[in-house]
C1' cells in the first nucleotide's frame, strides 16, 4: 500500500401511489371606477387595472408508508469554476466538477433561512445518548465488562494480509 468490515430511527437515490398545496392560481361572468406592479430602468391599466361577489378549476417544488437501488465522508454545507434556465439590467435557480475548506452519528431545545405549512431541509449555538480512539481506575486482573477523564474525531477505528 491492499482487501473485508463495525456504529444504527445510519446515509443518500428512485418510479408509482397517496395526503397536503387548495376551493389557492389561472379562465369566465357581474360591480366598482384609477391606479397597480418593481430593486432601477420601466412594465400593466378606461380593450377596466387594483379591489369585490359568483362560477369553475389545476401544477410544481417539499412531505409520507412500503419496495428497490447504491453506500459507512455514507452524506451534508461553505467557497471557487464551467453549462444550462429565467430575466432589460441587478440579479436568481438548477446540475457537474474541484475542494488537507468544516462536520464522527442520532435526537432535543433556541435564534436564523427556504417553504403554503406547526411538515421537511439548511446553518448556528447548547443540551443528551451513542460510536471510536486515548489515559486512569476496578473487576474474573493481556482480554471481555464497567466507572471517570480528555479528543473532536472519518485522510479516523477495527481485522487480515
Nucleotide at each position: 500500500g491492499a482487501u473485508a468490515g463495525a456504529g444504527g430511527c445510519g446515509c443518500g437515490g428512485u418510479g408509482c401511489g397517496a395526503a397536503a398545496g387548495a376551493g389557492u392560481a389561472a379562465c369566465c361572468g357581474u360591480c366598482c371606477g384609477a391606479g397597480g406592479g418593481g430593486g432601477u430602468g420601466c412594465c400593466c391599466g378606461a380593450c377596466g387595472a387594483c379591489g369585490a361577489c359568483g362560477g369553475c378549476a389545476a401544477a410544481a417544488g417539499g412531505u409520507c408508508a412500503a419496495a428497490c437501488c447504491g453506500c459507512c465522508g455514507a452524506a451534508g454545507c461553505g467557497c471557487a469554476a464551467a453549462g444550462a434556465c429565467c430575466g432589460a439590467c441587478g440579479g436568481g435557480u438548477u446540475u457537474u466538477u474541484g475542494a488537507a475548506g468544516c462536520u464522527g452519528g442520532u435526537u432535543c431545545u433556541g435564534c436564523g433561512g427556504a417553504g403554503a405549512a406547526c411538515a421537511u431541509c439548511c446553518g448556528c449555538a447548547g443540551g443528551a445518548c451513542u460510536c471510536c480512539c486515548g489515559c486512569a481506575c476496578g473487576c474474573a486482573a493481556u482480554a471481555c465488562c464497567g466507572u471517570g477523564c480528555g479528543g473532536a474525531g472519518g485522510a479516523g477505528c477495527u481485522a487480515u494480509c
Molecule: Lysine riboswitch aptamer
Organism: uncultured Sutterella sp.